[in-house]
Annotation
A computed fold for a 123-nucleotide RNA from Ferruginibacter paludis, annotated as SAM riboswitch aptamer (S box leader). Rfam family: SAM riboswitch aptamer (S box leader). Rfam 15.1 lists 9,625 matches to the family in 4,158 species. Rfam links the family to the GO term regulation of gene expression.

RNA sequence: CGCUUAUCAAGAAAGGCAGAGGGUUAUGGCCCUGUGAAGCCUUGACAACCUAUCUUUUGUCUCCGCAGGAAAUAAAAGAAAAGGUGCCAAUUCCAUCCCGAUGGUUAUCGGGACAGAUAAGUC
Numbered sequence: 001c002g003c004u005u006a007u008c009a010a011g012a013a014a015g016g017c018a019g020a021g022g023g024u025u026a027u028g029g030c031c032c033u034g035u036g037a038a039g040c041c042u043u044g045a046c047a048a049c050c051u052a053u054c055u056u057u058u059g060u061c062u063c064c065g066c067a068g069g070a071a072a073u074a075a076a077a078g079a080a081a082a083g084g085u086g087c088c089a090a091u092u093c094c095a096u097c098c099c100g101a102u103g104g105u106u107a108u109c110g111g112g113a114c115a116g117a118u119a120a121g122u123c
């Protein structure tokens, strides 16, 4: 880089350096930005994808003389937030392509697809 799966209308700040762009294909919009963009550093927050931990429930296997219980293991739900990531303007900022509904000045609404981002796995 590719492939698979899941999520994407919620949430979350300061300081220093720096000095003109940015909103992550393309296009058209719109927005942010010298009241400081991108980038780098420090600290902090948000979230709960993965790992570890705890609680409860259910199933399986083994053990204990019975009632029942214990250990291991698998799944689900919850808690917490240590570690690995991520992230801290606006719905993934909106639209482009398809379908449907309403409408009468070419629009609005809903759904889907494509694409994108993040995580885990695989190659």
Base pairs, nucleotide, nucleotide: 002122003121004120005119006118007117008116013043014042015041016040017039021032022031023030026096027095028094029093044088046086049084050083051082053079054078055077056076057075058074059073060072062070063069064068092115097112098111099110100109101108102107